Notes:
Predicted 3D model of a 124-nucleotide RNA (FMN riboswitch aptamer (RFN element)) from a Fidelibacterota bacterium. Its Rfam family is "FMN riboswitch aptamer (RFN element)". Rfam describes the family as follows. The RFN element is a highly conserved domain that is found frequently in the 5'-untranslated regions of prokaryotic mRNAs that encode for flavin mononucleotide (FMN) biosynthesis and transport proteins. It was read from a public genome assembly, where an Rfam model found it. Model confidence (mean pLDDT): 80 of 100.

RNA sequence: AGCAAUCUUCGGGACUGGGUGAAAAUCCCAAUCGGCGGUCAAAGUCCGCGACUCCAGCAAAAUCUGGACUGAACCUGUGAAAUUCAGGCACCGACGGUCAAAAUCCGGAUGGAAGAAGAUAUGA
Numbered sequence: 001a002g003c004a005a006u007c008u009u010c011g012g013g014a015c016u017g018g019g020u021g022a023a024a025a026u027c028c029c030a031a032u033c034g035g036c037g038g039u040c041a042a043a044g045u046c047c048g049c050g051a052c053u054c055c056a057g058c059a060a061a062a063u064c065u066g067g068a069c070u071g072a073a074c075c076u077g078u079g080a081a082a083u084u085c086a087g088g089c090a091c092c093g094a095c096g097g098u099c100a101a102a103a104u105c106c107g108g109a110u111g112g113a114a115g116a117a118g119a120u121a122u123g124a
Base pairs, nucleotide, nucleotide: 003123005120006119007118008117009116010115016030017029018028019027031104032103033093034092035049036048037047038046044091045090053068054067055066056065057064074088075087076086077085095107096106097105
């Protein structure tokens, strides 16, 4: 220095103004937001992962195991290198709830997780 072990902590943001209406933080006009790892160089839209939902397994159940599902970007410029930067112009956003349809409100969730950081003693 690296590897294996145990434990601890952390680990998602955003509706403001106006219009219509009996009623909308849900519609319309503007506004606002962007999890984790990777990448010749910084990413919501590239590659992969997680979350949500569904199915199967174990007597049953799960935060376990396996599987399914899983949104969206281009142009120009700079450069050795960028679908990541700058400029321009677009687009996307689980499920349940709600006097009216939600990425932004409420809820499952004081949850789980991709992962991030740290501590400990020991072994080869």